This is a predicted structure of an 86-nucleotide RNA (c-di-GMP-I-GGC riboswitch aptamer) from Tuberibacillus calidus DSM 17572. Its mean pLDDT, the model's own confidence on a scale to 100, is 88.
RNA sequence: UACCGAAAGGGCAAACCUGUCGAAAGUCAGGGACGCAAAGCCACGGGCCUAAAGCGGAUCACGCUAUGGUCGCCGGGUUACCGAAG
Numbered sequence: 001u002a003c004c005g006a007a008a009g010g011g012c013a014a015a016c017c018u019g020u021c022g023a024a025a026g027u028c029a030g031g032g033a034c035g036c037a038a039a040g041c042c043a044c045g046g047g048c049c050u051a052a053a054g055c056g057g058a059u060c061a062c063g064c065u066a067u068g069g070u071c072g073c074c075g076g077g078u079u080a081c082c083g084a085a086g
Base pairs, nucleotide, nucleotide: 003086004083005082011036012035016031017030018029019028021026034072040078041077042076044075045074046073047070048069049068054064055063056062
């Protein structure tokens, strides 16, 4: 230095509840901890969720569609604390 993940100090925070924004998925804030060694950051590739607007349909039901989301689904990029064993 690259792996790796013992210890210590610290960090993050699922479900759920309350409020906020949103058509929804979901976001943000507070409470709360299931977990997490990148559960820091980036929607770049794949996956998944949603379908307001649009298209089809008959104006409805319904179907298709991301320009909306998710990095706590996987891969990739990028930055980073500590230092046992190997």